[in-house]
């Protein structure tokens, strides 16, 4: 800093990315080189090589091979060389370099010291001294045992081995003395005693001794011995520092200290004996896990945080345990001794071995290198020294392990090729990229050349020193030779384009998309999620983005994570304040003066190795890498200073605290007592059918007398009214009244002490609602449990009747609540304004006060900065400081499991983990939504009239049936819907028969043309359709001998090859178009204001309205869409204008009729105004908007009635089958053509009608009145025939003209007389009509007959409020007809009823609440059944580790002993003794082993428990609104 919780916000909060790092691992890929770096796991086993020797100038013995010479006949010997050599041996020095990290929480490491408690080989300085003696033991040599390894005995022998003795400067002991002092010793100094010692090499001949030359002499070096000192190294101590667990709370008998001793190099219980009884520990002992430590590394703004590989520096280990010896140093990696597990050799007696050196084997694992070269260089041992030795090392191998730098070519170079891929079909893009042209030539090939790492030291010669000395030795001297593993070296010169790019990714964090395949498959995925036919997310292509000889993946650290908050966090509601209160450690404290200097500050010295990081300079070409120098090292120690502030000390004050003294108020606590209304129960009296109870009821009580009323009595229990966000107390809590003890608070006074104060641990200690528990009591009322009525699908509930423990009381336990203000305590400070409750004090009034004004202390409220994520808080802070104390760190598992502790139990405190999810959560918003509220409104209901639901039919749908009964439409808003006409067509289905550039459209090829097309006509055939036949027209342009050829063309026709066609699929991929909410009154915008923000204001509030209509009002002003209007009918009346329309007058005529002449008055057509606007009155409302009024006017009055007009949107609402249209599929068929047949089927149910059930009728006869509408493939008059349907002519009319056309209800008159009827028609038999190519499936009509059901409809449910319902006929489109009873119009007659808003539905506005936002058809809980997953539990079983007691007792030290053994010294002539050492032997300690008994922990474990998690399972309805009982 993204991402990611929600429709959206802001905020808590956890997941996740995105960076850097790695001793890496895996996966594709891989040209070169510097430089690094590589066994993290089994401290698992380990074959082979090699990894520690060296000194002949410490000693002493000393070969052979080979080669020469002599000797012998040979065979064989001798002697030189080989050599003083090799190998072996005495002794001397190193063998404590190198690995690894097991164990190790301190015996370790690290930073400071300390050692007056010490050691020190080798080096260096200094001082001194090295004199005389003596016996051995290896090697050898004989013998001998043993497989072997490895011995034994005897004898000989040398040393710088070994011993003795003499000298002591010093040094050490033991007695004195002195000086110092940190009293702990230190130095100095006497006198006494103890204590060394080793030679060797070169030379040399002055000296001495033999006397050629040599040593015992001298010289030179090296080496010895004693003391002192230094340098480097170590040993011990001492302070701080150093990981996680309290679910480890107590540990300890050498433990803790004294005193004497031993031991050590040296302090100590380090060991021993004795004597006290100690020490350590919440500031974590003890015990468990884990782990080397550090410099340093990574990361990181730092400050942490993680981590200790490679290099350095400490430690520890060497098969596992123990042990010691040697040595200057070891309890010793390639030494020794025991024990043990393993592994090889064995003659079976015994014996050998330790790669955690370097390389390399095997296991084992995701994982780690060559059985390589060299002492050249750097270093180390040894040695005078040449040198020898060094798997340390320097070097090369192998491994992209990793950091660095280079290459994989540069320029030019457009037809912007070819090819891929995309495509709107135009092009784009792969791309200057490629070809191609020049050019270069890093690397890598091949071939030439050619540094530094080399300094020493030796040798050769020279120069200088020492000496007796031209020997020798020595030298910071000079000159020459000589030494390189790497090495085919770096570097460099020629030579030629021969060799040299992948990998990840592309939805969004995150930089980069399109095609295609796939269809919740396959898969992908770091987090959110992508796939269920148009996936930039899976696969693939092309492209494009990133790094780049890498890339990506895993894992693993810090980082972001202010996410454990010291730097930097919170606890009202998100995780979170302990129920309260006393109180102990312990933290933190009020003023004033001194005086310290622990803390704090500055200074100064030491220290904080090196490396490394940071800064500069330099070397490799650069860079990684190295080298020098600096700085830094934030640290710790010691010293000097300064004294504010904190801490100490002392000495004082009163403002904190607390005492006193007068008041005061209180449901504050304990105890005894007292008291009245009230339920119950008994007792008797009245009375007489009920009572009770509910939403309605029943259980249940009562004629054996309830209930209901009166007396009376008994008892428990709990205190009306007063009562009050009023009082009191730490909190639980405290309510009738008296007395009694008793706590606390305030106020006033301001007299005492003198900081006594706050706050308080997961120390303590007490209270502590209700339930529950013991033991005793009481027990009216109520009321778990239980019973019984009801509800109800069920009802182990809600509600009714009963009803037991409880509820009360004493005495005890229990310790928890939403113990809450969800807010810890204490002190201080920061606007008001109001109300109470206790008290002081003043004012004013006549005493009082009741009324004011002030102050203290309590208890509400409202509100401003201020804070908060937001609500909301606010002097009673959730504001600003200070102090102390508690708890939190995502959700779920879980306050579960386990252990441990309290409890009589019930439980209670503490309190995980595994798994599992990307949330879970708070406040606030906008909506839906409520069996929440308000307010309005609709035929919503009421009020009325007619229906529907019964009944036949008509129609349409499901279902069912078929070969097919095509599709589609499904609450409202599908079901007389698409369909405003299914016999055939239609027509999409079915059968069955054709038919394949197609039935139509468009192009391109190529072909035919006395042929096509047309026109007649034949044969098959159900038809489409196949196949003959005859006839059959005309044209461009050459060329023509004018008979014709030749090329073309339209049109046609065959062939083909692009394409046609599709009522196939997707309305969930889509435009259009349409239904609903709904003529409902919403819907939104600008600007601006407020709010962090989502939003909100505005549109909200008061009025009004049919209406967001208007009006006041107002952070809001304003405007848009929609409402009204404006269109069009309709109503009145004007004006024009009269023909097919009308006829009033006036003529004429008729059987009569606007019939004609004529008329423009009227009706009427049809164009154009007028009018209605609450204008005008009164009343009302706010002076408004508006509303009332049987007011006036008016033909009409409050929108006049009616219609078109549908806001922002909702329902993935309908429709791919009107039509268009993306994508898909089909191409001899899913296209098309054609004949039957289907769609018309019928056990069933539903939806809409139509007819009816009759007399307000029915049926017969006369008699009125209409409007709007169609008519040329038509409407059709009159007039004939037919009962009729309709036939027949066929007059008029393209229609204000003629025609359909009869208008019905209704009036008159008459008949029926309440029945299945003279009601009603259904169904059916016969008989005709009409349309049509056809009526069988399957029209319609007539007419004779036939007369089903049906007598007014059950739960339910429909429509309508005025010219409306009902009711009655008229006409129309479609249409050849017709199933129309349907749809659309149309006009006659023509009601009742409401003036209301509790219900039902439905809407609209404001509010509330919500855990829903797919918005209640929502969301969401439990058991149960199923999968799998990890945890707990368990009889048990196996292992581990770590104690306690015992027993056995190696090796080895000490110790004691030692009859057996001994060369050195001593006594003795000897022999022999002694001095002193051994071998043996005995205790103590003592490893592994053994027994036994405990703790911990792991693994496993029948069966048991719970819990996580899994699209569509079961049973119900627990929670979210009043959630339907909060």
């Nucleotide at each position: 800093g993204g991402g990611u919780u929600u429709g959206a916000u802001c905020c808590u909060g956890g997941c996740u990315c995105a960076g850097a790092a790695c001793g890496a691992a895996c996966g594709c890929u891989g040209g070169c080189g510097g430089c690094g770096u590589g066994g993290a796991u089994u401290a698992g086993g380990c074959a082979u090589g090699c990894a520690a020797g060296u000194c002949g100038a410490g000693c002493g013995a000393g070969a052979a091979a080979a080669g020469g010479c002599c000797c012998g006949c040979a065979a064989g010997g001798g002697c030189c060389u080989g050599a003083g050599u090799a190998a072996a041996g005495c002794g001397g020095c190193g063998u404590a370099g190198g690995g690894u990290g097991a164990g190790u929480a301190a015996u370790g490491c690290c930073u400071g010291g300390u050692u007056a408690a010490c050691c020190u080989a080798c080096c260096c300085c200094u001082g001194a001294g090295a004199g005389g003696g003596g016996g051995a033991c290896a090697a050898c040599g004989u013998c001998u045992g043993g497989a072997a390894a490895c011995g034994g005995a005897c004898g000989c022998u040398a040393a710088u081995a070994c011993c003795c003795c003499a000298u002591a400067a010093g040094a050490c002991c033991a007695c004195g003395g002195g000086u110092c002092u940190g009293c702990g010793g230190a130095c100095c100094u006497g006198c006494g005693g103890u204590u060394a010692a080793a030679g060797a090499c070169u030379g040399c001949c002055u000296c001495u001794a033999u006397u050629u030359a040599u040593a015992a002499g001298c010289c030179u070096u090296c080496g010895c011995u004693c003391a002192g000192g230094g340098a480097g190294g170590g040993g011990c101590c001492c302070a701080g520092g150093u990981c996680c667990c309290a679910u480890u709370a107590g540990c300890u008998a050498g433990u803790u200290g004294g005193c004497a001793g031993g031991g050590u190099a040296a302090u100590g219980g380090c060991c021993u004996a004795c004597c006290a009884a100690g020490g350590c520990g919440a500031u974590g002992a003890u015990g468990g896990g884990u782990a080397g430590c550090c410099g340093g590394a990574c990361u990181g703004a730092g400050a942490g945080g993680u981590u200790g590989u490679u290099c350095g520096g400490c430690c520890a280990c060497a098969c596992u345990g123990g042990g010691a010896c040697u040595g200057a140093g070891a309890c010793a990696c390639u030494g020794c001794c025991c024990a043990g597990a393993c592994u090889c050799c064995u003659u079976c007696g015994g014996g050998a071995g330790g790669c955690u050196g370097c390389a390399g084997u095997c296991g084992a694992g995701g994982a780690u290198c060559u059985u390589u070269u060299g002492c050249a260089a750097u270093g180390c041992g040894c040695g005078u020294a040449a040198g020898c030795g060094u798997g340390a090392c320097a070097g090369a191998g192998c491994g992209a392990c990793g950091c660095c730098g280079c290459g994989u070519g540069g320029a030019c170079g457009a037809u912007g090729a070819a090819g891929g891929c995309c495509u709107u079909c135009g092009g784009g893009u792969u791309g200057u990229a490629a070809a191609g042209u020049c050019c270069a030539a890093u690397c890598u090939c091949g071939g030439g050349g050619a540094a530094a790492g080399a300094a020493a030291g030796g040798c050769u010669g020279g120069a200088g020193g020492u000496u007796a000395a031209c020997a020798g030795c020595c030298u910071g001297c000079c000159a020459g030779c000589u030494u390189g593993a790497c090495g085919u070296u770096a570097c460099u010169c020629c030579g030629g384009u021969u060799g040299a790019a992948g990998c990840g990714c592309c939805g969004g964090c995150u930089a980069a998309a399109c095609u295609c395949g796939u269809g919740c498959c396959a898969g992908c995925a770091g987090c959110c999620g992508c796939g269920g036919u148009a996936a930039u997310a899976c696969g693939a292509g092309u492209g494009g983005c990133g790094c780049a000889a890498g890339c990506g993946u895993u894992g693993u650290u810090c980082g972001g994570a202010a996410u454990c908050a010291c730097u930097g966090g919170g606890c009202a509601u998100a995780a979170a304040g302990c129920g309260c209160g006393c109180g102990u450690a312990g933290g933190c404290g009020g003023u004033g003066c001194u005086a310290u200097a622990a803390g704090u500050c500055g200074g100064a010295u030491g220290u904080g190795a090196a490396a490394g990081c940071c800064c500069c300079c330099g070397g490799c070409c650069c860079a990684a890498c190295c080298g020098g120098g600096g700085a830094a090292a934030u640290g710790c120690a010691u010293u000097c200073g300064a004294a504010a502030c904190u801490g100490u000390a002392g000495c004082g004050c009163u403002a904190g605290a607390g005492u006193c003294u007068g008041g005061a108020a209180g449901g504050g606590g304990g105890g005894a007592g007292u008291g009245g209304a009230a339920u119950u129960c008994c007792u008797g009296g009245u009375g007489g059918a009920g009572c009770g109870g509910u939403g309605a009821a029943a259980u249940g009580c009562g004629u054996a007398g309830a209930u209901a009323u009166c007396a009376g009595g008994a008892g428990g229990a709990a205190c009306g009214c007063c009562g009050g966000u009023g009082g009191c107390g730490a909190a639980g809590g405290c309510g009738a009244c008296u007395c009694u003890c008793u706590g606390g608070u305030c106020c006033a006074g301001u007299a005492c002490u003198g900081a006594c104060g706050c706050u308080c641990a997961g120390g303590g200690c007490g209270c502590g609602a209700a339930a529950g528990c013991u033991a005793g009591g009481g027990g009216a009322g109520c009321a778990a449990a239980c019973a019984g009525g009801a509800u109800u699908a069920g009802a182990u509930a809600c509600c009714c009747u009963g009803g037991u423990a409880g509820u009360c009381c004493u005495a005890g336990c229990u310790g928890u609540a939403a113990a809450c203000g969800a807010u810890g305590g204490g002190c201080a400070c920061u606007a008001g304004g109001u109300a109470g409750u206790g008290g002081u004090g003043g004012c004013u009034a006549u005493c009082g006060a009741c009324g004011c004004c002030a102050u203290c202390a309590c208890u509400g409220c409202u509100g401003g900065a201020g804070c908060u994520a937001a609500u909301g808080u606010a002097u009673u802070a959730a504001g600003u400081g200070c102090c102390c104390c508690g708890c939190c760190u995502g959700g779920g598992g879980a306050g579960u499991a386990u252990g441990c502790u309290c409890g009589c139990a019930a439980g209670g405190g503490u309190g995980a983990a595994a798994c599992u999810c990307a949330a879970a959560g708070g406040a606030a918003u906008u909506g839906a939504c409520g069996g929440g509220g308000g307010c309005u409104c609709a035929c919503a209901c009421a009020a009325g009239c007619g229906g529907u639901g019964g009944a036949g039919c008509a129609u349409g749908u499901u279902g069912u049936u078929u070969a097919a009964u095509u599709c589609g439409a499904g609450u409202c808003u599908a079901c007389g819907c698409g369909a405003a006409g299914a016999a055939c067509c239609u027509u999409a289905c079915c059968u069955g028969g054709g038919u394949u550039u197609g039935a139509a459209g468009c192009g391109g090829u190529a072909g035919g043309c006395a042929u096509a097309a047309g026109c007649a006509u034949g044969u098959c055939g159900a038809a489409a359709g196949a196949u003959g036949u005859g006839u059959g027209a005309u044209u461009g342009c050459c060329c023509u001998u004018c008979g014709g050829g030749g090329u073309g063309u339209a049109a046609c026709c065959u062939a083909u090859c692009a394409c046609a066609g599709g009522u196939g699929c997707u309305g969930c991929a889509u435009g259009g178009c349409u239904g609903u909410c709904g003529u409902c009154a919403g819907c939104u915008c600008g600007u601006g204001u407020c709010g962090u923000g989502a939003g909100a204001u505005g549109u909200c509030g008061g009025g009004u309205u049919a209406a967001g209509u208007c009006c006041c009002a107002u952070a809001a002003c304003g405007a848009g869409c929609g409402a009204a209007a404006c269109c069009c009918u309709u109503g009145u009346c004007c004006u024009u204008a009269g023909u097919u329309g009308c006829u009033a007058g006036c003529g004429g005529g008729u059987a009569a009729a606007g019939c004609c002449g004529a008329g423009g008055a009227c009706u009427c057509u049809a164009a154009g105004g007028a009018g209605a606007c609450u204008g005008c009155c009164g009343g009302u409302g706010u002076u408004a908007a508006g509303c009332c009024g049987u007011g006036a006017g008016g033909a009409a009055g409050g929108u006049g009635g009616g219609g078109a007009c549908g806001a922002c949107g909702u329902c993935a609402a309908g429709u791919c089958a009107u039509c268009a249209u993306g994508g898909c599929c089909u191409u001899u068929a899913u296209g098309u053509c054609c004949a039957g047949g289907g769609c018309u089927a019928c056990a069933a149910a539903c939806g809409u009608g139509c007819u009816a059930c009759a007399a307000u009728g029915g049926c017969c006869g006369g008699c009125a009145c209409a409007a709007a509408g169609g008519g040329a493939c038509g409407c059709a008059a009159a007039a004939c025939c037919g009962u009729g349907a309709g036939g027949u002519c066929g007059a008029g009319c393209a229609a204000a003209u003629c025609u359909c056309a009869a208008a019905a209800a209704g009036c008159c008159g008459g008949u029926c007389c309440c029945a299945g009827u003279u009601c009603a028609g259904a169904u059916u038999g016969g008989a005709g009509g009409c349309u049509g190519c056809a009526a069988u499936u399957c029209g319609c009509c007539u007419c004779c007959a036939u007369g089903a059901a049906g007598u007014u409809g059950g739960a339910a449910u429909c429509g309508c409020u005025a010219g409306u319902a009902a009711u009655c006929g008229c006409g129309u489109g479609u249409c050849a007809g017709c199933u129309a009873u349907a749809a659309c119009g149309c006009g006659g007659u023509g009601a009742a009823u409401g003036u209301g808003u509790u219900c039902c539905u439905g809407a609209g506005c404001c509010u509330u609440g919500u855990a829903c936002a797919c918005a209640c058809c929502g969301c969401c809980c439990g058991u149960c059944a199923a999968g799998c997953c990890a945890u707990c539990u368990a009889a048990g079983c196996a292992g581990g580790g770590c104690g306690c007691a015992c027993c056995c007792g190696u090796a080895a030290u000490c110790a004691c002993u030692g009859a057996c053994c001994c060369a050195a010294c001593c006594c003795g002539u000897a022999a022999g003794g002694g001095a002193g050492g051994g071998a043996g032997g005995u205790g103590c300690u003592g490893a592994a082993g053994g027994u036994g008994u405990g703790c911990u922990u792991u693994g496993u474990g029948a069966g048991g428990a719970g819990g996580a998690c899994u699209a569509a399972g079961u049973c119900g309805a627990a929670a979210c609104a009043a959630g339907g009982u909060a």

Small-subunit ribosomal RNA from a metagenome, 1526 nucleotides, folded computationally. The coordinates come from a structure-prediction model, not an experiment, and the mean pLDDT is 83.